[in-house]
Molecule: transfer RNA
Organism: Candidatus Segetimicrobium genomatis
């Protein structure tokens, strides 16, 4: 400095034009003598940032940033 791949809950991640989800983690509540475990419930999110296309973008295109891999 170029390819190329990733950026979504707190952590690991799934989804991929019209409802934002899942395991874990936190919180309350049954269960226990008490933790755990198990059932229930419930808080948590600028979908990296900017701009474009659409009637409508987290999804597609474009620039950035960031982080990984490579290659010089």
């Nucleotide at each position: 400095g170029g390819g190329c791949c990733u950026g979504u809950a707190g952590c690991u991640c799934a989804g991929g034009g019209g409802g934002a989800g899942a395991g874990c983690g936190c919180c309350c509540g049954c269960u226990u003598g008490g933790c755990g475990u198990g059932c229930g419930g419930g808080a948590g999110g600028u979908c990296g940032c900017g701009g474009g296309u659409u009637c409508a973008a987290u999804u597609c295109c474009c620039g950035c940033c960031a982080g990984g891999u490579c290659c010089a």